[in-house]
RNA sequence: GCCAUUGUAGCUCAGUUGGUAGAGCAACAGAUUCGUAACCUGUAGGUCGGGAGUUCGAUUCUCCCCAGUGGCU
Numbered sequence: 001g002c003c004a005u006u007g008u009a010g011c012u013c014a015g016u017u018g019g020u021a022g023a024g025c026a027a028c029a030g031a032u033u034c035g036u037a038a039c040c041u042g043u044a045g046g047u048c049g050g051g052a053g054u055u056c057g058a059u060u061c062u063c064c065c066c067a068g069u070g071g072c073u
Base pairs, nucleotide, nucleotide: 001072002071003070004069005068006067007066010025011024012023013022019056027043028042029041030040049065050064051063052062053061
């Protein structure tokens, strides 16, 4: 330098033939317990890597950039 792939909650990941985003763990609160842990219930937490375009509408489609991973040279 070229090709492919990934980027979504604190962490690990779903999601979508375009219609306003979810799970598990973690955190917090409550219930239980003499108390802690475990179990149970609930709550909060996200400008979906950044920018532009298409569209009534973009996490999703197109382009550019950034970062990670793998391969080729």
Predicted 3D model of a 73-nucleotide RNA (transfer RNA) from a Clostridia bacterium. Its Rfam family is "tRNA". It is annotated as a transfer RNA.